[in-house]
Bacterial RNase P class A from a Gammaproteobacteria bacterium, 400 nucleotides, folded computationally. Its Rfam family is "Bacterial RNase P class A". Gene Ontology terms of the family: dimeric ribonuclease P complex, tRNA processing and ribonuclease P activity. The family's RNA type in Rfam is ribozyme. The organism belongs to Gammaproteobacteria, within Bacteria. It is recorded under the gene name rnpB. The coordinates come from a structure-prediction model, not an experiment, and the mean pLDDT is 76.
RNA sequence: UGAGCUGGCCAUGCAGCCGCUGGCGGCCGAGGCUUCGGCUUCGCGCCGCGAGAGGAAAGUCCGGGCUCCACAGGACAGGGCGCCAGGUAACGCCUGGGAAGCGUGAGCUUACGGAAAGUGCAACAGAGAGCAGACCGCCGCGAACCUUCGGGUACGCGGUAAGGGUGAAAGGGUGCGGUAAGAGCGCACCGCGCGCGUGGUAACACGGGUGGCUAGGCAAACCCCGCCCGGAGCAAGGCCAAAUAGGAAUCCCAUGGCGUGGUCCGCGCCGGAUUCGGGUAGGCCGCUGGAGGCCUUCGGCGACGGAGGCGUUAGAUGAAUGGCUGCACGCCGGAUUGCGGCGGGGGCAUUGCCUCCGGCGCUCCGGUGACAGAACCCGGCUUACCGGCCAGCUCUUCUU
Numbered sequence: 001u002g003a004g005c006u007g008g009c010c011a012u013g014c015a016g017c018c019g020c021u022g023g024c025g026g027c028c029g030a031g032g033c034u035u036c037g038g039c040u041u042c043g044c045g046c047c048g049c050g051a052g053a054g055g056a057a058a059g060u061c062c063g064g065g066c067u068c069c070a071c072a073g074g075a076c077a078g079g080g081c082g083c084c085a086g087g088u089a090a091c092g093c094c095u096g097g098g099a100a101g102c103g104u105g106a107g108c109u110u111a112c113g114g115a116a117a118g119u120g121c122a123a124c125a126g127a128g129a130g131c132a133g134a135c136c137g138c139c140g141c142g143a144a145c146c147u148u149c150g151g152g153u154a155c156g157c158g159g160u161a162a163g164g165g166u167g168a169a170a171g172g173g174u175g176c177g178g179u180a181a182g183a184g185c186g187c188a189c190c191g192c193g194c195g196c197g198u199g200g201u202a203a204c205a206c207g208g209g210u211g212g213c214u215a216g217g218c219a220a221a222c223c224c225c226g227c228c229c230g231g232a233g234c235a236a237g238g239c240c241a242a243a244u245a246g247g248a249a250u251c252c253c254a255u256g257g258c259g260u261g262g263u264c265c266g267c268g269c270c271g272g273a274u275u276c277g278g279g280u281a282g283g284c285c286g287c288u289g290g291a292g293g294c295c296u297u298c299g300g301c302g303a304c305g306g307a308g309g310c311g312u313u314a315g316a317u318g319a320a321u322g323g324c325u326g327c328a329c330g331c332c333g334g335a336u337u338g339c340g341g342c343g344g345g346g347g348c349a350u351u352g353c354c355u356c357c358g359g360c361g362c363u364c365c366g367g368u369g370a371c372a373g374a375a376c377c378c379g380g381c382u383u384a385c386c387g388g389c390c391a392g393c394u395c396u397u398c399u400u
Base pairs, nucleotide, nucleotide: 002395003394004393005392006391007390008389009388010387012328013327014326015325016324017323018322020052021051023049024048025047026046027045028043029042030041031040032039033038054371058382059381061380062379063378064377065376066233067232068231069230078229079228080227081226082225083097084096085095086094087093098112099110100109101108102107113224114223118222119221120218121217135164136163137160138159139158140157141156142155144153145152146151172190173189174188175187176186177185191213192211193210194209196207197206198205199204237285238284239283240282247276248275249274250273251272252271256270257269258268259267260266293310294309295308296307297306298305299304329369330368331367332366333365334364335363338362339361340360342358343357344356345355346354347353348352
């Protein structure tokens, strides 16, 4: 100089004018109580003061708090998670570590338990796809034909997994020995399994021994093993409570009407008033003070935890947090007839001047200012996003 990696932070600023939501105070108006001093409630009212979205408020995908319902305990079913250790209220999150893969590297990624419990699957191609498999080739034997007598050609019966071919995958790999040719048939190294030792809390790593390999792949196929899980959600849930209709109790009136009945008594229904309870509209609470924020310090590699201090910071409900103007700032594009310095070429000539080109900064002009809007609250994840800043680190070019 160029290209990157990791972590953290910001998310345009200021002023003026006009609005919106809720809080406090004052004035005005209305109501209630009053010991007449005041107190208190309300308002489509007026004025003033201070407050008012995010890093993701989003998707509503996980985990919790809170609320109501259910619940003796256990098991089954169903669902989720899955290397190890830790953090946490909890998690599918985070931190640290292991293994594997990718990258020159800083670093990044991983549904990463079990395939010697069982069942199952593997298209096409291929002879054969899981108790392997002879298509070509290689080797042996038999018999036929040809022969330049070395052998060759086609056939049959066996052996063979070294070589070729098919495939994503062909039943350990490489080499030496061995053999008619071959083969873990034997050996060495590598791989794999088993058990041992050492280090580590563990995952695991390393070392040496042993088994000739039997045990291929897929569990985001069933399944097995281990751990976790009751349901619904602030429209949860609770309180106050009109009008109308209906319900219950008590009282009153006509001793009236209708029904039952041949008639009377009786019984039932029909009216009014008061009180009560449920419940609708509506209102209030839940509602924001929190597993919360910032700073310092201690413990820890870290996630995080302990202690101390500081400050209190939205609560709307057809849903406020906005609009316009000016200036500044950032970014993009352009103008170069302006200025500055840098690099390269050319000329004059000599260590300066002139000229051309390139890109940079200043200046001027124009455009633009992302993603997106709390709705009970928190911890995460994921997704969206104009741009900018800071810290640490890596690779690379040049110079010393």